[in-house]
RNA sequence: UGGGGUGUCGCCAAGCGGUAAGGCACGGGACUUUGACUCCCGCAUCGGUGGUUCGACUCCACCCAUCCCAG
Numbered sequence: 001u002g003g004g005g006u007g008u009c010g011c012c013a014a015g016c017g018g019u020a021a022g023g024c025a026c027g028g029g030a031c032u033u034u035g036a037c038u039c040c041c042g043c044a045u046c047g048g049u050g051g052u053u054c055g056a057c058u059c060c061a062c063c064c065a066u067c068c069c070a071g
Base pairs, nucleotide, nucleotide: 001070002069003068004067005066006065007064010024011023012022018054026042027041028040029039030038047063048062049061050060051059
C1' cells in the first nucleotide's frame, strides 16, 4: 500500500428488510434464623456518519477499531 473477515447488554452469543432470542453476571422481590439453592420481575435503538426504503441490526457508501492474507 492492496485484498478479505469481524464489530449486537459488563462477558459469551442468536438474528439476514417488518418495533433485538438465550446463557452467565448485575439490580429488585419471594423463600430462609443468616447465607446458599430455587422461583418471579427488570436490564442492549445493534462501532460512527450519511444514503436507499413506508420500514434497516439486516442493503449501499465512507470512516473508526481489531484480526488475517499478499507485497

Predicted 3D model of a 71-nucleotide RNA (transfer RNA) from an uncultured Oscillospiraceae bacterium. Its mean pLDDT, the model's own confidence on a scale to 100, is 81. Rfam family: tRNA. By type it is a transfer RNA. Rfam links the family to the GO term triplet codon-amino acid adaptor activity.